Context: one part of a larger RNA
């Protein structure tokens, strides 16, 4: 609980969609709900504040006014805001045309490379390290050369490129399938922004049931280093990694910046698009929109720093913080197959 804030100081929910709800363009009418204003009643009485008066004064009493910010009736005024009715078209959606693109899903296939099996040449070594062992090799290994299995990953191209809400996505081809952006200015006519609960989406590892299983590798188990070595190194190696259904709901889920709309110097790179000159073409140049970096005025900032992709200048919504520890604990709820998620304290103590 006023307020001040949230890139790093405590502080943006992982991200989307969307329910109330909060908010909302321009114009005309009417309405008189909130707003604004007369005027009436009430707002006891004390007390307060004020002007005066009484106890010798004062404290205390007494009288007058005030205040009693309020409510309700009643006249009005209509800018603004809501409310009812109509218009608009700059929001915003759609319709036509174009375009990029690892966006998703599913299927099909490609070559390198590793490991393994069978042949064929050789022979006595190989591997591995700071140096070495363990390991594997005369039952013929490394190493070569032909074949075959079979998994998982896709060099080059590859780029502070590209797409995507966000996690994330990268060999080729077919299917089906989301967004975007740009042109046009045809069409609806505020349909719109955000979003509390809720829904849905979520990387690794994990968990269930059935595959798979080459490489890597938790755990393990040997060698080594070491005073010791439950490590760093090295030889193996089971989960897992991968598929296919089904949970989990985490994360330094990060731009440590939550979303919309508007405004406010530029230079320079780069992805898509469009229009004018040039122009056989390709180029090349000037403008535009839309993305993605870099620099750098003003401005902001406690400084780093950000600066048209703002952390700047406003406005709408949500979401969070309030001294360290104790604790993201324990309790209780919810969820979940555990793991444990998510809400979320207090005693003490500096």
């Nucleotide at each position: 609980u006023u307020g001040g804030g949230c890139g790093u100081a405590a502080a943006g929910a992982g991200c989307u969609c969307g329910u109330a709800g909060g908010u909302g363009g321009u114009u005309u009418g009417u309405u008189a709900c909130g707003u604004c204003u007369g005027c009436u009643g009430u707002g006891a009485a004390a007390a307060c504040c004020u002007a005066g008066g009484g106890c010798u004064u004062a404290a205390c009493c007494c009288u007058g006014g005030g205040c009693c910010u309020g409510c309700a009736g009643u006249g009005g005024a209509u800018a603004c805001g809501g409310g009812c009715a109509g218009a608009c078209u700059a929001g915003a959606g759609g319709u036509a045309g174009g375009u990029a693109g690892g966006g998703g899903a599913g299927a099909a296939u490609g070559g390198a490379a590793u490991u393994c099996c069978c042949g064929g040449u050789g022979u006595a070594g190989c591997g591995g390290u700071g140096a070495a062992a363990u390991g594997c090799g005369c039952a013929g290994a490394u190493a070569u050369c032909g074949g075959g299995a079979g998994g998982a990953a896709c060099a080059c191209c590859g780029g502070u490129g590209g797409c995507g809400a966000a996690g994330g996505c990268g060999g080729u081809u077919c299917u089906c399938u989301g967004g975007g952006c740009c042109u046009u200015a045809c069409c609806u006519g505020a349909c719109a922004c955000u979003g509390a609960g809720g829904a849905g989406c979520g990387a690794a590892a994990g968990c269930g049931u059935g595959g798979g299983g080459a490489g890597c590798g938790a755990a393990c188990a040997g060698g080594a280093u070491u005073a010791g070595a439950u490590a760093c190194c090295c030889u193996g190696g089971u989960a897992g990694u991968c598929c296919a259904c089904g949970c989990c709901g985490u994360a330094a889920a990060c731009g440590u910046u939550g979303g919309g709309c508007g405004c406010u110097a530029g230079g320079u790179g780069u992805g898509g698009g469009g229009u004018c000159c040039u122009u056989c073409c390709a180029c090349g140049g000037a403008c535009u929109c839309c993305g993605u970096g870099c620099c750098g005025c003003a401005g902001c900032u406690a400084a780093c720093g950000c600066a048209u992709u703002a952390a700047g200048c406003g406005c709408c919504c949500c979401g969070c913080c309030u001294g360290g520890g104790g604790a993201g604990u324990a309790c209780g709820g919810c969820c979940g197959c555990a793991a444990g998620g998510c809400u979320a304290a207090a005693a003490c103590u500096c």
Model confidence (mean pLDDT): 88 of 100. The part of an RNA shown here (small-subunit ribosomal RNA, central domain) has 350 nucleotides and comes from an uncultured bacterium. It matches the Rfam family "Bacterial small subunit ribosomal RNA". Rfam links the family to the GO terms structural constituent of ribosome and ribosome.